[in-house]
Context: one part of a larger RNA
RNA sequence: CCUUCGUUAAGGAACUCGGCAAAUUGGAUCCGUAACUUCGGGAGAAGGAUCGCCCUCGGCUGUAAACCGGCUAGCCCGGUGAGCGGCAGGGGGCCGCAGUGAGCAGGCCCAGGCGACUGUUUACCAAAACCACCGGUCUCUGCAAAAGCGAAAGCUGACGUAUAGGGGCUGACGCCUGCCCAGUGCCGGAAGGUUAAGGAGAGAGGUGCAAGCUUCGAACCGAAGCCCCGGUGAACGGCGGCCGUAACUAUAACGGUCCUAAGGUAGCGAAAUUCCUUGUCGGGUAAGUUCCGACCCGCACGAAAGGCGUAACGAUCUGGGCACUGUCUCGACGAAGGACCCG
Numbered sequence: 001c002c003u004u005c006g007u008u009a010a011g012g013a014a015c016u017c018g019g020c021a022a023a024u025u026g027g028a029u030c031c032g033u034a035a036c037u038u039c040g041g042g043a044g045a046a047g048g049a050u051c052g053c054c055c056u057c058g059g060c061u062g063u064a065a066a067c068c069g070g071c072u073a074g075c076c077c078g079g080u081g082a083g084c085g086g087c088a089g090g091g092g093g094c095c096g097c098a099g100u101g102a103g104c105a106g107g108c109c110c111a112g113g114c115g116a117c118u119g120u121u122u123a124c125c126a127a128a129a130c131c132a133c134c135g136g137u138c139u140c141u142g143c144a145a146a147a148g149c150g151a152a153a154g155c156u157g158a159c160g161u162a163u164a165g166g167g168g169c170u171g172a173c174g175c176c177u178g179c180c181c182a183g184u185g186c187c188g189g190a191a192g193g194u195u196a197a198g199g200a201g202a203g204a205g206g207u208g209c210a211a212g213c214u215u216c217g218a219a220c221c222g223a224a225g226c227c228c229c230g231g232u233g234a235a236c237g238g239c240g241g242c243c244g245u246a247a248c249u250a251u252a253a254c255g256g257u258c259c260u261a262a263g264g265u266a267g268c269g270a271a272a273u274u275c276c277u278u279g280u281c282g283g284g285u286a287a288g289u290u291c292c293g294a295c296c297c298g299c300a301c302g303a304a305a306g307g308c309g310u311a312a313c314g315a316u317c318u319g320g321g322c323a324c325u326g327u328c329u330c331g332a333c334g335a336a337g338g339a340c341c342c343g
Stems, first nucleotide, its partner, number of pairs: 001338008010329002014327001019324001027051005036041001038172001052094006059087005067079004071074001095099001107322007114314002119131001135170007147156003173309004178239003183236002185232005192227003198221002203216005240258005267301001268298001279295005
């Protein structure tokens, strides 16, 4: 010096991306516990007190000696209850710095984001706000079901039958889920247009003396599909621009105009989304690109690729605080094992 430990004056996060690591807390009994809440919870909230040993007192309880009584005479029953054990308690006393005397044994609180939750995952750098999930909704499927595997036979679905099964999206719960069907998709539509093989065969060609053989072929009749007509958004998706206007200014409830299928409703908003941006104001700090609360000019939120809330939950992420500490000021000392020397 390295690894792993122990202790440390004063200070106590000044360390650092970040309290990472370490320290604190820790058991039992009693007291006492807030917001919020889906009334279950939150709760071990938080915060306190007590705990050893000896003597003594009564209580409850297990076992039950001896004695007494009884009869059905038994290894019987009933009564009383010594002794020994257990539990909690009252009173008195003793010792130490220290009584869950060693060991084992939650640190806590406040606020916010995400995900409801328990679960699941990148076997060997990621455990998460990913995935799943209960619930919601759309759609397909009437049973030789739909769907899937398979050249097929056949099997799964299912020895099930629409309260069933497959697929898609969303993801507890609460309040909700606006407008657009022009394009695309899907569904419906006995008309019409177009449309293949095929049917049909006017007409024409080749060849032949001819009968004939053969080739081409216009009308017309011919499906689904497409066109067309409608419907449909918890289907794929989409949800505007410019100009003016109020008796300070500013702003614009109001008006004009252009375009569109329709021009973003509720709610939320510098957000896991905000470029400008460390936006502005407020809070917290002596000082705050983070954080919280507001504002709204949303570069580029927005309603099941769900919107906004939400108790509980989380080895989640973010900010703050108390406690505590060698993280640090700033080091020091000690221990064990290495390194080092001999062999």